A computed fold for a 348-nucleotide part of an RNA from Senna siamea, annotated as small-subunit ribosomal RNA, central domain. NCBI's taxonomy places the organism under Eukaryota, Mesangiospermae, Caesalpinioideae, Cassieae, Senna. Model confidence (mean pLDDT): 82 of 100.
[in-house]
Context: one part of a larger RNA
């Protein structure tokens, strides 16, 4: 609970596609459902209200009236919403020739490093720490040559690019999605949002059969009064690939999406025009991003500030004192772990 809110106080679904629903450009026409208006019927009495009258006044009583709102009937109006018909190009969409990109998927290759193995040289240290310990004369560490394995891709690298988000980087190839600016071609409002629903969704966990270099939950040695830690040696699961599952994160910009408007300054990425030029810079300007500073405004303050948390509209989600509690029960989903939905008693 017809209210006010949701960056940090409670509150934006992790993200997206889209059904129902809600909302919706410009111009002209039709209808008259909403809207507006005249007349009429009804709207019991009492009550309320303006007036007259009666109890000496008043309260009170009584008489004839009236307003507003609602509903039905009937007659008008046509601005707005809706409906009908037609048009238009500004939203949106399409074609065209360009362009940038770690966007996705599949495949192939490369070098550095690490570890292990083999062979050689050599002969006592090495490793680790605050200090030590575990390993080595069956030849370590060091160094040279060769082989194998798995995982990750230094520099370039940026406050930079890209994707709906999660995310995405050695290089090459194939295939594929989206963006963006130019000239101005197509359709002609086809749009926005979106309950349910679908898709995707880091890491970890789980299942199957693989892989296993390095790192490394568990386990072990020290330290310590204790040491379930910090430090150290080793090291299983895991980390990797494939096929399934899970559906959660401080999934954060703690800021839902769309559209319009509202001072600037100096950057940067892609691209167009103009200018300039041998070429590259430089200078001006448009559009789409991405950061920074900042005016007005807004804000409890911090801050925010054309990428709004400003000014407005549309639409979805969510909040309503702390704890109990994201718990119990029920239901749905899951192999499980658990996830989703989600109270109350009681207490302050």
């Nucleotide at each position: 609970u017809u209210a006010g809110g949701c960056g940090u106080a409670a509150a934006g679904c992790a993200u997206u596609u889209g059904u129902a629903g809600g909302u919706g450009g410009c111009u002209u026409u039709u209808u008259a459902a909403g809207u507006u208006u005249g007349c009429u019927a009804u709207c019991a009495a009492a009550u309320c209200u303006g007036a007259a009258g009666g109890c000496u006044c008043a309260a009170c009583c009584c008489u004839a009236g009236a307003c507003a709102a609602g509903u039905g009937g009937u007659g008008g109006a046509a601005a707005c919403u809706a409906c009908c018909a037609a048009g238009u190009u500004a939203c949106a969409u399409u074609a065209u020739a360009g362009u940038a990109g770690g966007g996705g998927u599949a495949g192939a290759u490369g070098g550095a490093a690490u570890c292990u193995c083999u062979a050689g040289u050599g002969g006592a240290g090495u490793g680790g720490u605050g200090a030590a310990a575990u390993g080595a004369u069956a030849g370590a560490g060091a160094u040279u040559a060769g082989a194998a394995a798995g995982a990750a891709c230094a520099c370039c690298a940026a406050c930079g690019a890209u994707g709906a988000a999660a995310g995405c980087a050695c290089u090459c190839u194939a295939u594929u999605g989206g963006g963006u600016g130019g000239a101005c071609u197509u359709u002609g409002a086809c749009a926005c949002u979106g309950a349910g629903a679908g898709a995707c969704g880091a890491a970890a966990c789980c299942u199957a059969a693989g892989g296993g270099a390095g790192c490394g939950a568990a386990u072990g040695g020290a330290u310590u009064a204790g040491a379930u830690a910090c430090c150290c040696u080793a090291g299983u699961a895991g980390u990797c690939a494939u096929a399934a599952c899970c559906a959660u994160a401080a999934a954060c910009g703690a800021u839902g999406g769309a559209c319009a408007c509202u001072a600037g300054g100096a950057g940067u990425u892609a691209u167009g025009c103009a200018u300039a030029u041998c070429a590259g810079c430089c200078c001006g300007u448009g559009c789409a991003g991405u950061g920074u500073u900042g005016u007005a405004g807004c804000u409890a303050a911090c801050a925010u500030g054309u990428u709004a948390a400003g000014u407005a509209u549309c639409u979805c989600g969510c909040c309503u004192g702390g704890g109990g509690a994201g718990u119990a029960a029920g239901u749905u989903c899951g192999c499980a772990a658990g996830a989703a939905u989600g109270a109350a008693a009681c207490u302050c």